[in-house]
Predicted 3D model of a 163-nucleotide RNA (c-di-AMP riboswitch aptamer (ydaO/yuaA leader)) from Nocardioides humilatus. Of the family's consensus pairs, 92% are formed in the model. Its Rfam family is "c-di-AMP riboswitch aptamer (ydaO/yuaA leader)". Gene Ontology terms of the family: cyclic-di-AMP binding and regulation of gene expression.
RNA sequence: CGUCGAGUUCGGUGCCACCUGAGCGAUCAGGGGGCACCGGAGCCGGGGACCCAACCACUCUGGGGUGAAUCCCGUGCAAGGCGCGGCCGGUGGGAAAUGCGGCUGCGAGGAGCACGGGUAGGGCAAGUCGUGCCCGAAUCCGUCAGCUCACCCGGUAGGCGUA
Repeated sequence: CGUCGAGUUCGGUGCCACCUGAGCGAUCAGGGGGCACCGGAGCCGGGGACCCAACCACUCUGGGGUGAAUCCCGUGCAAGGCGCGGCCGGUGGGAAAUGCGGCUGCGAGGAGCACGGGUAGGGCAAGUCGUGCCCGAAUCCGUCAGCUCACCCGGUAGGCGUA
């Protein structure tokens, strides 16, 4: 300087070095920066009425937001819970059955994790090209959220490229 992105801009205070000028010097004056905090404007997002939308009941599953970042398939591993079986325990004078608790074997199923392949979707500026290339993450709220005037709350980061 450019680029993705809401993530820009202005002012004030403090700190930190730097540059220029004056001076023998202490120092003074001016300038543009970096960091922190505060405030204004702009931008982005969330919550939040009427109207509208949605709404048979029951059962199961929690649900929602930011963001382009969702969904599907394959392979492997696999928790809790479930089903079947075995052993043990307590009760009892003793034995057995059901149920209960513990340990264990097998089975179906499986949240999730790892790898791979697609995909909704998003990006490609400064040299050239274009049926091409890249990304397809992460995180927050905490059982709550349709839309939404007034009103309230939060964010204003980060990454990449060229010289």